[in-house]
Molecule: transfer RNA
Organism: Candidatus Levybacteria bacterium RIFCSPLOWO2_01_FULL_39_10
RNA sequence: GCCGACAUAGCUCAGAGGCAGAGCAAGUGUUUCGUAAACACUAGGCCGUUGGUUCGAUUCCAACUGUCGGCU
Numbered sequence: 001g002c003c004g005a006c007a008u009a010g011c012u013c014a015g016a017g018g019c020a021g022a023g024c025a026a027g028u029g030u031u032u033c034g035u036a037a038a039c040a041c042u043a044g045g046c047c048g049u050u051g052g053u054u055c056g057a058u059u060c061c062a063a064c065u066g067u068c069g070g071c072u
Stems, first nucleotide, its partner, number of pairs: 001071007010024004018055001026042005048064005
């Protein structure tokens, strides 16, 4: 230099046009003499940035930024 993949909760990931979700982690409660475990509940997100398409974009398109991989 060229090509590709990825970017969503503290972490690991799902979701692929019309409520943003799960597991783990965190908090509260029940249980226990106490801790752990178990169970119930709660909180936590301008979905990398900027534009475009659309009535409507996390989702489709482009550029950019970052990470990873391949080729030279």